Context: one part of a larger RNA
Molecule: large-subunit ribosomal RNA, domain IV
Organism: Methanobacteriota archaeon
RNA sequence: AGUAUCGUGAAGGAACUCGGCAAAAUCGCUCUGUAACUUCGGGAGAAGGAGUGCCAGCUCUGAAGAGAGCUGGUCGCAGUGACCAGGGGACUCCGACUGUUUAAUAAAAACAUAGGCGACUGCUAGAUCGAAAGGUUGUGUAUAGUCGCUGAAUCCUGCUCAGUGCAGGUAUCUGAAAUCGGGUUUCAACCUGACGAAGGACCUGUAAACAGCGGGGGUAACUAUGACCCUCUUAAGGUAGCGUAAUACCUUGUCGCUUAAUUGGCGACUUGCAUGAAUGGCCCAACGAGAGUCCCACUGUCUCCACGAUACGUCCGGC
Repeated sequence: AGUAUCGUGAAGGAACUCGGCAAAAUCGCUCUGUAACUUCGGGAGAAGGAGUGCCAGCUCUGAAGAGAGCUGGUCGCAGUGACCAGGGGACUCCGACUGUUUAAUAAAAACAUAGGCGACUGCUAGAUCGAAAGGUUGUGUAUAGUCGCUGAAUCCUGCUCAGUGCAGGUAUCUGAAAUCGGGUUUCAACCUGACGAAGGACCUGUAAACAGCGGGGGUAACUAUGACCCUCUUAAGGUAGCGUAAUACCUUGUCGCUUAAUUGGCGACUUGCAUGAAUGGCCCAACGAGAGUCCCACUGUCUCCACGAUACGUCCGGC
């Protein structure tokens, strides 16, 4: 020289950068004051503001330690004087929340959860382990247990049983072995008929079961649009909601706000390539080391670097 760890910095103050990453700032206690929203509990230490040392006298409370206060004085740049010790606000997405997780690259929007719904099960149950005996759930009994889906609460959860699955029914058809009858002179073998279980065909139910939820043409006195009509077709043709979205190809959609300037963010519109209702839909207070955006404060992140400290160490010199 450089590296590591620190300290300080004129003017500016995020211009840095994928991104305020890192750093700075805030910080204790007392008093005051505190919005939208809200499930009325919260939000909330919201935000914001003032004070804070020491000395003297006095007042009040207390059994005491001690605590609360009033008046006056006094020092400093600074009184939670060091250490310790929240940055704050606004909007949106996701998940309700506390919790759990990839020991050693992922802590999350994933898992779980309370709550909701469905299926099975009347107990020698159902489910499950075992070859069995036997065991577990459980010395429990439908307000219980097992399994599956969804995932707090609020407001809701539309249509379709044609396919697949599940459940039930069934005059008839199909339907194995066994059994019975007949034939081949007898036996075996073979051929054949009858009987006929489950299952299937057939019928019915069931979608908080697996799933699915159209196309073309015309039409209103400007135009445009199409409440309306016709037609093909389906099991039924996507309802309420939400919507350029963690889903939208075209797309940097269009408009508004934010910026000097915005493929960003937010709010609307919405013809949705390919949203949509427990594969849950929409909304949502609180919560979050979750994701995105903006503002205030603050700063060496930067303009643009400089100086200093410590450790290692380069170089030079000496021994």